[in-house]
Context: one part of a larger RNA
Molecule: small-subunit ribosomal RNA, 3' minor domain
Organism: Gammaproteobacteria bacterium
RNA sequence: CACCGCCUGUCACGCCAGCCGAGUCAGCUGUACCCGAAGUCGUUGGCCUAACCCCUGACUAAUAGGGGAGGGAGACGCCGAAGGUGUGGCCGGCAAGGGGGGCGAAGUCAUAACAAGGUAGCCGUACCGGAAGGUGCGGCUGGAUCACCUCCUU
Numbered sequence: 001c002a003c004c005g006c007c008u009g010u011c012a013c014g015c016c017a018g019c020c021g022a023g024u025c026a027g028c029u030g031u032a033c034c035c036g037a038a039g040u041c042g043u044u045g046g047c048c049u050a051a052c053c054c055c056u057g058a059c060u061a062a063u064a065g066g067g068g069a070g071g072g073a074g075a076c077g078c079c080g081a082a083g084g085u086g087u088g089g090c091c092g093g094c095a096a097g098g099g100g101g102g103c104g105a106a107g108u109c110a111u112a113a114c115a116a117g118g119u120a121g122c123c124g125u126a127c128c129g130g131a132a133g134g135u136g137c138g139g140c141u142g143g144a145u146c147a148c149c150u151c152c153u154u
Base pairs, nucleotide, nucleotide: 003117005114008110009109011107013104014103015102016101019098020097023094024093025092027090028089029088030087031086032085033084034083039079041077042076043075044074047072048071049070052068053067054066055065056064120141121140122139123138124137125136126135127134128133
């Protein structure tokens, strides 16, 4: 590029991110119960045990026998990791479907706004309509024109 201007929304197409979502798959974690390894601690009238203590004893099996202390094995009990079952919490992946958003030279339908934009516009609210939007009620001037008044500049 000066109204052959500018510009709004639906619809169609493509791409992108995010939301809801029947569900599904993991991760972390709380809690109740079951089971319970190792290990510490505790209990243990039975079992094992040379050294320490006590008794018997020197004829006879006499390098003996008995008892105690201590120790050991085993058993039982408390705690107890891992595991299992149930029930909660948090977080994430995927997902039929749903709804809007952003972006995208030349798509469709209209033309709502910008001039008094051809019904002045806008705000709130209600109803209605493919869509911009329309109408009712209340409000604002960030409305043009006209009339009057006041002030400023020339």